The prediction has a mean pLDDT of 89. This is a predicted structure of a 348-nucleotide part of an RNA (small-subunit ribosomal RNA, central domain) from an uncultured bacterium.
Context: one part of a larger RNA
RNA sequence: CUGGGCGUAAAGGGUGCGUAGGCGGUUUUGUAAGUCGGGCGUGAAAGCCCUGGGCUCAACCCAGGAUGUGCGUUCGAAACUACAAGGCUUGAGCACGAGAGAGGAUGGUGGAAUUCCCAGUGUAGAGGUGAAAUUCGUAGAGAUUGGGAAGAACACCGGUGGCGAAGGCGGCCAUCUGGCUCGUUGCUGACGCUGAGGCACGACAGCGUGGGGAGCAAACAGGAUUAGAUACCCUGGUAGUCCACGCCGUAAACGAUGUGCGCUGGCCGUCGGAAAGCAUGCUUUUCGGUGGCGAAGCUAACGCGAUAAGCGCACCGCCUGGGGAGUACGGCCGCAAGGUUGAAACUC
Repeated sequence: CUGGGCGUAAAGGGUGCGUAGGCGGUUUUGUAAGUCGGGCGUGAAAGCCCUGGGCUCAACCCAGGAUGUGCGUUCGAAACUACAAGGCUUGAGCACGAGAGAGGAUGGUGGAAUUCCCAGUGUAGAGGUGAAAUUCGUAGAGAUUGGGAAGAACACCGGUGGCGAAGGCGGCCAUCUGGCUCGUUGCUGACGCUGAGGCACGACAGCGUGGGGAGCAAACAGGAUUAGAUACCCUGGUAGUCCACGCCGUAAACGAUGUGCGCUGGCCGUCGGAAAGCAUGCUUUUCGGUGGCGAAGCUAACGCGAUAAGCGCACCGCCUGGGGAGUACGGCCGCAAGGUUGAAACUC
C1' cells in the first nucleotide's frame, strides 16, 4: 500500500458555479511514452535452495548449479491507454416553433380583519378564567352606526398541486429578468462528467446605522395557581417581528439518502406538453415532473423497490468504540455574539 462502510447503528459537505486534478462516446491512419515479447549488459562475494565432495558422523568447510521480482540498452508487436492528424453523431450544446409555473428583482394598487382617533345612539357593565383577580368603564366603557389614520399579513381558489440548486416562494397589475418542459431533427461536432482549494448563495435568531411600529411578543411588571411557581393560565408590555443598506453563516439546512450516466417486471393516481383515434371530452401511445402499492433484487430488521436503499461505472465529501468534546490550545473569519479547523491527558 491493499479493507469495510455512510436512510434509522459512527459516517453525504446546507446548496450551487467552477480552478487544478481524476475520469471520458464512435471510427481511420500514424507514433510508440505506458503495455507485451526476444536478445545483450548488469544484478559483488558470503548466505538461503539443489547436486556432489572433505573432516570417522554432524555442526562446519569446499566446488558446481539454480535463483536474483529489478535497472540499463537494443530489436520487435500495436489490441488497450496515451499522443498527433482526420472523420462521425448517439453524449453535450445551439437554432426554430409551442407551453406551464407562489422562480427572482423593482414600482404601483385592492379588499377583509385588527388597533387607535373623531362624531352619533345608548347605559352599566366590559374583559378574562377551571374559578378568579390584576385590567378597562358613570371624566360614559363594552355594544352599535358613520368618518378618518396606521402598520402588517394576504381568507376562499389551495391541491401527498406548481416553481426554485438549496435556503425558500402565495391578493392583484405592470416593467425588468433566471431556469425548465414538449415538438421539429435543421446546425456545431465530444465542446462531456465530477470537482481538493476558491467564489457565490444561504431559514430563524442575533449585530451595526437610519427609518417604521397596527397586531403579536423574549425580557420585564402585575394577577392567579402552588408547599414553593424565577413556569404552565390571565392582564399589561420593551427589544424584536416590518423597510433600506451592511454584517453574521448556523439548523432535525432532512428524503436524516452527494452529483452525473447507463441497465433492470408491473398496477393505480396526479401536474405540464405532444401525437393518433373516436367525436366535443374521452381513449390509446409517448416525453418530462410529482405521489401510492408492489415482481425480482437488496437490507440486521424496519423498509427501499425505474424519483432504488436493485445491477454497474466516474468523481467528490465523510466514518473507524463511549465519555472527556465539537471542549482546550493555535490558526483563519467576525463589530460582537460567536463560527470554522480541531486534539490530548484521564476514564469505561